[in-house]
Context: one part of a larger RNA
RNA sequence: UGUUGAGACUUGCGAGGCGCUCUCCCUAGUACGAGAGGACCGGGAGGGACGCACCUCUGGUGGACCGGUUGUGGCGCCAGCCGCACCGCCGGGUAGCUAAGUGCGGACGGGAUAACCGCUGAACGCAUCUAAGCGGGAAACCCUCCUCAAAACCAGGUCUCGCCAAGAGCCGUGGUAGACCACCACGUCGAUAGGCCGGAGGUGGAAAGGGAGCAAUCCCCGCAGCUGACCGGUACUAAUCGCUCGAUCGG
Numbered sequence: 001u002g003u004u005g006a007g008a009c010u011u012g013c014g015a016g017g018c019g020c021u022c023u024c025c026c027u028a029g030u031a032c033g034a035g036a037g038g039a040c041c042g043g044g045a046g047g048g049a050c051g052c053a054c055c056u057c058u059g060g061u062g063g064a065c066c067g068g069u070u071g072u073g074g075c076g077c078c079a080g081c082c083g084c085a086c087c088g089c090c091g092g093g094u095a096g097c098u099a100a101g102u103g104c105g106g107a108c109g110g111g112a113u114a115a116c117c118g119c120u121g122a123a124c125g126c127a128u129c130u131a132a133g134c135g136g137g138a139a140a141c142c143c144u145c146c147u148c149a150a151a152a153c154c155a156g157g158u159c160u161c162g163c164c165a166a167g168a169g170c171c172g173u174g175g176u177a178g179a180c181c182a183c184c185a186c187g188u189c190g191a192u193a194g195g196c197c198g199g200a201g202g203u204g205g206a207a208a209g210g211g212a213g214c215a216a217u218c219c220c221c222g223c224a225g226c227u228g229a230c231c232g233g234u235a236c237u238a239a240u241c242g243c244u245c246g247a248u249c250g251g
Stems, first nucleotide, its partner, number of pairs: 001151001004162007014148004020048007032037001050105005058099004065092005070085006109143003116136004163250001167245004171187005192238003195234005201227003209220004
């Protein structure tokens, strides 16, 4: 820019993806075969690799979570804490991310075919799948499945709204959205983020005080204390007030 503007929802020209395979069981020790052996067709069950998604489970990571502990410095000392030492080292670990974990996928089916198998059938009184005509038949091809998709410039369609504009942007609070942008949620008619409250989960039994012991240490208060991202609640804080673009019925 796409002949009125806007908000939603779409059609699918076309493009891309996927496309794999094994073993076992039943049919059936049947058909077949002297026997040894041993099926087609059809049905069922487990796998492998690959791909997509996810985090309930099993684990990994998890340097703003919890605990233990060494050396040293500091808070006057004890106790209790803090800094530094690769996160000092070590044991765990929420969310998130993740595979080795979990779920799902290749299909089914349709069309037209290849080799090939046929029907009818002449040329050629027979024969012949072919010359006219008509069937069957592959992981290949076209659909079916998944994704993108109207700049598909022949630029498609439907619904609703607006011209007192509808609406969009700026700005702000944010986001398992993200390099920026974009996208999504929210902006007091409000739970968007923080705080606070409750909970989950994690650590693993805080400090102070009391008690026992010469002491190291242990016990009680007490499944304590602390706790990032998780799940809820709550206007305490911050999303204030506003501004700009966008028209006047459409070459």